[in-house]
RNA sequence: GGCUAUGUAGCUCAGUUGGUUAGAGCAUCGCACUCAUAAUGCGAGGGUCCCCUGUUCGAGUCAGGGCAUAGCCA
Numbered sequence: 001g002g003c004u005a006u007g008u009a010g011c012u013c014a015g016u017u018g019g020u021u022a023g024a025g026c027a028u029c030g031c032a033c034u035c036a037u038a039a040u041g042c043g044a045g046g047g048u049c050c051c052c053u054g055u056u057c058g059a060g061u062c063a064g065g066g067c068a069u070a071g072c073c074a
Stems, first nucleotide, its partner, number of pairs: 001073007010026004019057001028044005050066005
C1' cells in the first nucleotide's frame, strides 16, 4: 500500500424487509430480605448507534468519503 471483517450503554453483545419508543446479560445505584455480608427479589439511572456528507416522508440499518481495531496478502 491492497483486500476482508468489525465499530450500538462502563464491559460483552443482539437488533428481522429502513418504520415511528434502540434493547439484553453483567456491572453501578436505591429499596426489600438478613444480626451483618453474600446470594436472591423489585426498581432506577446510564446512548453523538465511530465521524462527515448524501438518498428517503423516515436511516443503527442503504450509498460515498474518512477514522480506529483485527486478520490476510505484498
Transfer RNA from a Chromatiaceae bacterium, 74 nucleotides, folded computationally.
It matches the Rfam family "tRNA". It is annotated as a transfer RNA.
The prediction has a mean pLDDT of 82.